RNA sequence: AACACAUAUGGGCAAACCUGUUGAAAAGCAGGGACGCAAAGCCAAGGGUCUUCAUCAGUUUCUGAUAUGACAGCCGGUUGCAAUC
Repeated sequence: AACACAUAUGGGCAAACCUGUUGAAAAGCAGGGACGCAAAGCCAAGGGUCUUCAUCAGUUUCUGAUAUGACAGCCGGUUGCAAUC
């Protein structure tokens, strides 16, 4: 480094959706609910994605740009539990 075989206890989290609530929105929180997850624990000063109140511009009831907002169940960083060797 590759291939084959064997291997678990206790458990944990909670998608969509519904109800309530915060927010301009994305989305968050609480309750219900489980699609799934060996990190679906934590980190927004790495990358990426989403929204556009406000601001600026325009061909102006609209369009474009832009995060100071959001997403960790997108990648990434980091810390853990168990078994075997």
Description:
Predicted 3D model of an 85-nucleotide RNA (c-di-GMP-I riboswitch aptamer) from Salisediminibacterium beveridgei. RNAcentral holds the sequence, with entries from Rfam and Ribocentre. The prediction has a mean pLDDT of 83. Its Rfam family is "c-di-GMP-I riboswitch aptamer". Rfam describes the family as follows. GEMM was predicted in a large-scale screen for bacterial structured RNA regulatory elements.